[in-house]
Molecule: transfer RNA
Organism: Pyronema omphalodes CBS 100304
């Protein structure tokens, strides 16, 4: 220098056009003499940034940035 891939709660990941969900974790409640387990509930994300397409974009297109990777 060129190609590919990735970016979504604190962490790991889903989500192929209609205002985002799971597991772990955190907090609260029930259960216990107490702890753990179990059960229930809640908080926490304007989806890397900018632009475009569309009635509508996490999703499609373009550019930039970040991480990983391949070639030279």
């Nucleotide at each position: 220098g060129g190609g590919g891939u990735u970016g979504u709660g604190g962490c790991g990941c889903a989500g192929u056009g209609g205002u985002a969900g799971c597991g772990c974790g955190u907090u609260c409640g029930c259960u216990u003499u107490g702890c753990a387990u179990g059960c229930g509930a809640a908080a926490g994300g304007c989806c890397u940034a900018g632009g475009g397409u569309u009635c509508g974009a996490u999703c499609c297109c373009c550019u930039a940035c970040u991480g990983c990777u391949c070639c030279a």